A computed fold for a 253-nucleotide part of an RNA from a Candidatus Anderseniibacteriota bacterium, annotated as large-subunit ribosomal RNA, domain VI. It matches the Rfam family "Bacterial large subunit ribosomal RNA".
[in-house]
Context: one part of a larger RNA
C1' cells in the first nucleotide's frame, strides 16, 4: 500500500504440529514340540522417555512482608523508635508472582483410501509353466485423511450478520489519560465519571509470631496478663477519597 468504509463472527487454499518405546497379566502352559521350551492374534493394567497447560498439594525463589541478632556512624531528652553500611550485614520463615522435582492431560479409536518389499488369482507372449505383459485382489511403525495450532497478500485479496453516510453530520478509529495474569519499544488487551481502570480507604485471605504501653513475680537478666497480639508488597471483594483532563480524523455512489 491492496481488497469501496467499518465491527462482529467465520470458511479453509495452504503449511506446521503429533506420531514413540518398554514391562506385566489373561488368552495359555494353550497352538507347536519326543522333551526342554514356548508363542502369533486379541484385550487389559503399570511405566520410561518426549509435548502441553497449570500452581491445590509437594519443593524452590520470593533484594525489604514479619521476627530475631551482631558491630560501627548517625537522629532522637531517656526508654521506645528510626536511617546509613557491613553480600538483602547475618540467621529463622514466608503471600503474590515465575517455577519442577509437583499437579493434570495429551499420543486414542480408525478410514469401502492410495501403496512398499512380498502374497497371490486368472493370464498369454512361448499349445505347458508364469503374481505380469492387458486385467483383477491383498498388504506396513511408512504415505494421504482423521487428531491439534496458523492461516484470505489464498493479489481468483472469499462468506455471513450488522452499522454508516452529501454539508457539518456521520458507523467507527487515532490521539491523550487511568492500567494489565499484555509488553524491549510496538502491538494485544481492560477501563475513561452513563465510571471499579489504578491508587488510597474498608473487610477478608495469607504471613509473621504475642508490638508498644500498663500491671504483676524476680536483686537483677528475664517471664507471665492484658495478646492467636502488634506489623504487613504483589492476593480476594467492597468503596467515587484521588487520577482517568483535554483534543482531533473519518469514506465511493
Nucleotide at each position: 500500500c491492496g481488497u469501496g468504509g467499518a465491527a462482529a463472527c467465520u470458511u479453509g487454499a495452504g503449511g506446521a504440529g503429533c506420531g514413540u518405546c518398554c514391562a506385566c497379566a489373561a488368552u495359555a502352559g494353550u497352538a507347536c514340540g519326543a522333551g526342554a521350551g514356548g508363542a502369533c492374534c486379541u484385550u487389559g493394567u503399570g511405566g520410561g522417555a518426549c509435548c502441553g497447560a497449570c500452581c491445590u498439594c509437594u519443593a524452590g525463589u520470593g533484594u525489604a512482608c514479619c521476627a530475631g541478632u551482631u558491630g560501627u556512624c548517625c537522629c532522637g531528652u531517656u526508654c521506645u523508635g528510626g536511617g546509613g553500611c557491613a553480600u538483602c550485614g547475618c540467621u529463622g520463615g514466608g503471600u503474590a508472582g515465575c517455577u519442577a522435582u509437583g499437579u493434570c492431560g495429551g499420543g486414542c479409536u480408525g478410514g469401502u483410501g492410495a501403496u512398499a518389499a512380498g502374497u497371490g488369482c486368472u493370464g498369454a507372449a512361448a499349445g505347458c509353466a508364469u503374481c505380469u505383459a492387458a486385467g483383477c485382489a491383498c498388504g506396513a511403525a511408512g504415505c494421504c485423511c482423521a487428531c491439534u495450532c496458523c492461516a484470505a497478500g489464498a493479489u481468483c485479496a472469499g462468506g455471513u450478520u450488522u452499522c454508516a453516510a452529501u454539508a457539518a453530520c456521520g458507523a467507527g478509529a487515532c490521539u491523550c489519560c487511568u492500567a494489565g495474569a499484555a509488553g524491549a519499544c510496538u502491538a494485544c488487551u481492560a477501563g475513561g465519571u452513563u465510571g471499579a481502570u489504578a491508587g488510597g480507604c474498608a473487610g477478608g485471605a495469607g504471613g509473621u509470631g504475642u508490638a508498644c504501653g500498663c500491671g504483676c513475680a524476680g536483686u537483677a537478666a528475664u517471664g507471665c496478663g492484658c495478646u492467636c497480639a502488634g506489623c504487613c508488597g504483589a492476593c480476594c471483594u467492597g468503596u467515587a477519597c484521588u487520577a482517568a483532563u483535554g483534543u482531533u480524523c473519518c469514506a465511493g455512489u